[in-house]
Context: one part of a larger RNA
RNA sequence: GAUUGAACGCUGGCGGCAUGCCUAACACAUGCAAGUCGAACGGUAACAGAUAAGAUGAUCUCUUCGGAGUGAAUAUUUGCUGACGAGUGGCGGACGGGUGAGUAAUGCUUGGGAAUCUGCCCAAUAGUGGGGGAAAACUCGGGGAAACCCGGGCUAAUACCGCAUAAUCUCUACGGAGGAAAGAGGGCAUCUACAUGUAAGCUCUCGCUAAUGGAUGAGCCCAAGUCAGAUUAGCUAGUUGGUAAGGUAAAGGCUUACCAAGGCAACGAUGGGUAGCGGGUUUGAGAGGACGGUCCGCCACACUGGAACUGAGACACGGUCCAGACUCCUACGGGAGGCAGCAGUGGGGAAUAUUGCACAAUGGAGGAAACUCUGAUGCAGCAAUGUCGCGUGAGUGAAGAAGGCCAUUGGGUCGUAAAGCUCUUUUAUGGGGGAAGAUGAUGACGGUACCCCAUGAAUAAGCACCGGCUAACUACGUGCCAGCAGCCGCGGUAAUACGUAGGGUGCGAGCGUUGUUC
Numbered sequence: 001g002a003u004u005g006a007a008c009g010c011u012g013g014c015g016g017c018a019u020g021c022c023u024a025a026c027a028c029a030u031g032c033a034a035g036u037c038g039a040a041c042g043g044u045a046a047c048a049g050a051u052a053a054g055a056u057g058a059u060c061u062c063u064u065c066g067g068a069g070u071g072a073a074u075a076u077u078u079g080c081u082g083a084c085g086a087g088u089g090g091c092g093g094a095c096g097g098g099u100g101a102g103u104a105a106u107g108c109u110u111g112g113g114a115a116u117c118u119g120c121c122c123a124a125u126a127g128u129g130g131g132g133g134a135a136a137a138c139u140c141g142g143g144g145a146a147a148c149c150c151g152g153g154c155u156a157a158u159a160c161c162g163c164a165u166a167a168u169c170u171c172u173a174c175g176g177a178g179g180a181a182a183g184a185g186g187g188c189a190u191c192u193a194c195a196u197g198u199a200a201g202c203u204c205u206c207g208c209u210a211a212u213g214g215a216u217g218a219g220c221c222c223a224a225g226u227c228a229g230a231u232u233a234g235c236u237a238g239u240u241g242g243u244a245a246g247g248u249a250a251a252g253g254c255u256u257a258c259c260a261a262g263g264c265a266a267c268g269a270u271g272g273g274u275a276g277c278g279g280g281u282u283u284g285a286g287a288g289g290a291c292g293g294u295c296c297g298c299c300a301c302a303c304u305g306g307a308a309c310u311g312a313g314a315c316a317c318g319g320u321c322c323a324g325a326c327u328c329c330u331a332c333g334g335g336a337g338g339c340a341g342c343a344g345u346g347g348g349g350a351a352u353a354u355u356g357c358a359c360a361a362u363g364g365a366g367g368a369a370a371c372u373c374u375g376a377u378g379c380a381g382c383a384a385u386g387u388c389g390c391g392u393g394a395g396u397g398a399a400g401a402a403g404g405c406c407a408u409u410g411g412g413u414c415g416u417a418a419a420g421c422u423c424u425u426u427u428a429u430g431g432g433g434g435a436a437g438a439u440g441a442u443g444a445c446g447g448u449a450c451c452c453c454a455u456g457a458a459u460a461a462g463c464a465c466c467g468g469c470u471a472a473c474u475a476c477g478u479g480c481c482a483g484c485a486g487c488c489g490c491g492g493u494a495a496u497a498c499g500u501a502g503g504g505u506g507c508g509a510g511c512g513u514u515g516u517u518c
Base pairs, nucleotide, nucleotide: 001518002517004515006514007513008512009511010510013390014389015388016387017386018385019383020382021348026346027345028344030343031342032341035091036090037089040088041087043084044083047082048081049080050078052077053076055074056073060069061068062067098301099300100299107226108225109224110223111222112221113220116218117217121214122213123212125210126209127208128207129163131161132160138153139152140151141150142149143148169178170177171176183206184205185204186203187202188201191197227273234264235263236262239261240260241259242258243257244256245255246254276298277297278296279295280291281290282289283288303324304323305322306321307320326337327336328335329334354380356379357378358377362376363374364373365372366371393423394422395421396420403414404413405412406411428455429454430453431452432451433450437445462507463506464505465504466503467488468487469486473502474501475500476499477498483490484489
């Protein structure tokens, strides 16, 4: 000098764009962050509508005063319709979002490879025939404080299971054997109990099954590179290789049995320490050094440890089970929980923000769609944390005013500075108009940006330094005291070095100090 996710001191006008728990991967109150589909299904708890039935029956008409008719309204019934709580079923929940604890190589980076899988998507091929038995919801009964659980009974499906059929599929001893599916909705036509019905037809759309290719994503293997220390020198028994079997989507000691005795290491094995890696960031002329926050790619983790289930995909942040620590509820028998999601709280700390708005845009999940959900995201709020831009006025003005300071007492200086006069209005305040972002409709931001008008210099300057390095000097106070200080060093009675004042220098909504890196 440059740099910063900075902090502290003094000061502080506005806007754009960024950034904002680096410490305790410490503990968390509360709310929200993953749902959706009725065009898969049985249904109908709620809301709205409709049809019909019976019940009560205001009002009005007639009346022989007994009654007859009219029928507002009320509640009930009916899934009939729009829809839809709970349930079965499908897809999603493995993405998106967070954090960096672990990891020195099961990671990452670069370059290769073969023994694999891949939901949704794309292309093209064939099929979608015929049956069955359950179990939720519901109902009945029971247990429990609760969480929830148990038993009997009924029922639908794109849930589940057989049968048939099948190759360019799989296995094969090459003879053969095995092996699938599911329907839903719209339109048309026909039938007649004329209904919102029925199904045996036609057609369209979305699905389903099998197999092929692609795309995308993922798993695996190899090589090289990837921090420092030898005051860590030997390490290894599934260890190294083979055979056989098992296992996996897949190669393989991945696992097991048997056989052999290997394998790694001074080119640093093994053990201990530290650390997520890269694109990059920063500094530097470069070589190099230091770093890896925001953004992007990969990895790892989800209270701690372990395990599998489901699934195309997980050994799964807001799933399950077991153990542990902690917190909470309890009727003491037993249960519930997991912010390293977004806000927020306590704690720690020098230190880091709102319990905000919206799905309008972009993207994601589900859905045929309408749409629903989305703390992703888009925005707003807070903070001079950084960076960039703008402003705090402009012209004129010598009686060189007053006042301050200095003085050789002549004056000098602050100083055209102020006042005064003439202007302007960025900003500010008030008023009016008012977007793009959206594509037919749809705008959180937002009456925002921006434009116009009015008012009036009006609302807006500080901080550090002035001995040398280093730009900038005098006076007073103090008297080795009080103090300063990055280094050299100042201060003991004339201190340009301490404190104050005047003056000056530097930077400026900042300026200094401290810390970090080069």